[in-house]
Context: one part of a larger RNA
RNA sequence: CUGGGCGUAAAGAGCGUGUAGGCGGCUUGGCAAGCGGGAUGUGAAAGCCCCCGGCUUAACUGGGGAAGUGCAUUUCGAACUGCUGGGCUUGAGUCCGGGAGGGGGUGGUAGAAUUCCUGGUGGAACGGUGAAAUGUGUAGAUAUCAGGAGGAAUACCCGUGGCGAAGGCGGCCACCUGGCCCGGUACUGACGCUGAAAUGCGAAAGCGUGGGGAGCAAACAGGAUUAGAAACCCUGGUAGUCCACGCCCUAAACGGUGAGAACUCGGUGUUGGAAGUAUUGACCCUUUCAGUGCCUCAGCUAACGCGUUAAGUUCUCCGCCUGGGGACUACGGCCGCAAGGUUAAAACUC
Numbered sequence: 001c002u003g004g005g006c007g008u009a010a011a012g013a014g015c016g017u018g019u020a021g022g023c024g025g026c027u028u029g030g031c032a033a034g035c036g037g038g039a040u041g042u043g044a045a046a047g048c049c050c051c052c053g054g055c056u057u058a059a060c061u062g063g064g065g066a067a068g069u070g071c072a073u074u075u076c077g078a079a080c081u082g083c084u085g086g087g088c089u090u091g092a093g094u095c096c097g098g099g100a101g102g103g104g105g106u107g108g109u110a111g112a113a114u115u116c117c118u119g120g121u122g123g124a125a126c127g128g129u130g131a132a133a134u135g136u137g138u139a140g141a142u143a144u145c146a147g148g149a150g151g152a153a154u155a156c157c158c159g160u161g162g163c164g165a166a167g168g169c170g171g172c173c174a175c176c177u178g179g180c181c182c183g184g185u186a187c188u189g190a191c192g193c194u195g196a197a198a199u200g201c202g203a204a205a206g207c208g209u210g211g212g213g214a215g216c217a218a219a220c221a222g223g224a225u226u227a228g229a230a231a232c233c234c235u236g237g238u239a240g241u242c243c244a245c246g247c248c249c250u251a252a253a254c255g256g257u258g259a260g261a262a263c264u265c266g267g268u269g270u271u272g273g274a275a276g277u278a279u280u281g282a283c284c285c286u287u288u289c290a291g292u293g294c295c296u297c298a299g300c301u302a303a304c305g306c307g308u309u310a311a312g313u314u315c316u317c318c319g320c321c322u323g324g325g326g327a328c329u330a331c332g333g334c335c336g337c338a339a340g341g342u343u344a345a346a347a348c349u350c
Base pairs, nucleotide, nucleotide: 003322004321005320006319007304008303012318014201015200016199017198021194022193023192025088026087027086028085029084030083031082033081034080035077036076037075038074039073040072041071042070049065050064051063052062053061054060091191092188093187094186095184096183097182098181099180103177104176105175106174107173108172109171110154115149116148117147118146119145120144121143125136126135162169163168206247207246208245209244210243211242215241216240220236221235222234223233258317259316260315261314262313263312266295267294268293269292270291271290272289273288274287275286276285299306300305323350324349325348332343333342334341335340
């Protein structure tokens, strides 16, 4: 030739959809491009290898042979790959009957609580801390009762429970809407998997325009603490947090574990279905499918640990890594209103 890897050492893209490409189920006929056998031609000489010879030997050298794994033409073969025709149903999808769900969007609505306003009662404190003070209060606070306003979030239920590709999603009701699971096995008949580009989604913070603003709260101010205190604690408090529309596109976007498929002991919870058994019935029990946890055999691993939800045994496709720093940087390109994002070096140094 054909390196080894990616949970924690460098390394899985934040997540989908999907183009090209790569890869692809069972069976049968044909073709013969790949593949295999034969033949022919060619594969310069020298060199390498073998035999014989020439210099006293050797190196060196003359002659002959072999080899030259290759290419071209031709012929044969048809297992596998491919191409093409036909068939199949287990992969994939459709249909029918059930089912669960904080999946998404829009509109409405409920109660508790905080704050504020108005009125009543009341009369000196309240608040806060380690202790205090700033702060609030005789212009009547705090407390308490009644009424009102407004915004935001939905206690209990709540569960290693559910749903979603991920980000994420939690009061209740209605409408619109995506996906999933189970059973039937009626239909299509490989229609599949992955996926460079591309495209869509993407927490929080941030940005633009317009609204909204109860609570909380960067910045900021004051009070404390302290040697100092640009902090931790306290009293306030603006952006922001909320809504609509448009951007930004990052994260410890984590299971730090890409997607799909197959195979490989068990035990024990739990969620949603189905069948059987049992029962008046709901349970219970057994089996099974799909999820979600824990423990463990083999095996794997540097160890920790993983262990049918694999980090085991294999296959297909994509992404990524290649000593530390320099450097999630510079320059350039692309994107952005900006903040910045993305792609991404080198000198030098250890």

A computed fold for a 350-nucleotide part of an RNA from a metagenome, annotated as small-subunit ribosomal RNA, central domain. The prediction has a mean pLDDT of 89.